[in-house]
Parts: sequence; structure tokens; C1' cells
RNA sequence: ACAGCGCAAACUGAUCAGGCCGUGGCGCAUCGCCAUGGAGCCGGGCCAUAUUUGGCAGCAGACGCACACGCGCCUGCGGGACAGUA
Repeated sequence: ACAGCGCAAACUGAUCAGGCCGUGGCGCAUCGCCAUGGAGCCGGGCCAUAUUUGGCAGCAGACGCACACGCGCCUGCGGGACAGUA
């Protein structure tokens, strides 16, 4: 070096669930409800606590600042399973 065995995330994947969107229909029609995989976008890392619960990263949005990149502040979400791999 090759082979074998093992480990493996801050990586990757995706018609698992789920969310958004799309499509069809209905309605009290700025929207809501029912149905539908159609595979278009996500599909989830954690920490603390005996419990309760709280918090970080991250994502989206309003407002403001800024030539721009971005930043500040506030609001909401913040996540179950699976597979692959140096």
C1' cells in the first nucleotide's frame, strides 16, 4: 500500500411521517374547509432541569439603520424516524 473489522459528524441523501406550495372541488371567497403525491422547497444540530419548564444555534417575517455587504430590535417556528459515507 492492499485487504479485513470497527467508529463516524459540524457532511450528504430522500415520494417515511410532518410542514409549505401546487392541483381539483366547495363555501360565508383579501380567506377558510375537504380531497389529492404532484416529489417543487424543507424534512431538523443541541444544552440545562427530578418534574415542570427554560435557553442556544438555525430559519422566516415586520420595523429601523446602511451606498452595498450586512447590522440592530421585535414576532413566530425551533423538529420524530431512516439511509449513506472519509
Predicted 3D model of an 86-nucleotide RNA (NiCo (Nickel/Cobalt) riboswitch aptamer) from Slackia isoflavoniconvertens.